[in-house]
RNA sequence: AGACGACAAUAGCAAACCAUUCGAAAGAAUGGGGCGCAAAGCUAUAGAGCCUAAAUUCCGGUAUAAGACCGGGAUAAGGCAGUCAGUUGCCGAA
Repeated sequence: AGACGACAAUAGCAAACCAUUCGAAAGAAUGGGGCGCAAAGCUAUAGAGCCUAAAUUCCGGUAUAAGACCGGGAUAAGGCAGUCAGUUGCCGAA
C1' cells in the first nucleotide's frame, strides 16, 4: 500500500412501527423506536435498476353548444444510496 473482516476496542448509523409536519403520490423531515449495518458516510439528468404519475399526452366511455366527468395506457423534470454501482474514510485478530 492492497485485499480481508473477529461474539476485539473506540465511536457511529438506524428497518418495521408510532406521533407531528410537508407532498398528488412515491417518498421526505423531526421526535420516539431498534430490524439490522464495516461504509446503513457522501453522490440521484449526465452508470444500471426500482418506485410514483400531480402536470402533459394518447385511447375508450358518459353527457354536450362548449368547458367537463369516468376508466385505462405512455411519460420524470418527482423519489429510492438500507438494490447494485461510484467515491472518500475509522479500527486491526486470523
Molecule: c-di-GMP-I riboswitch aptamer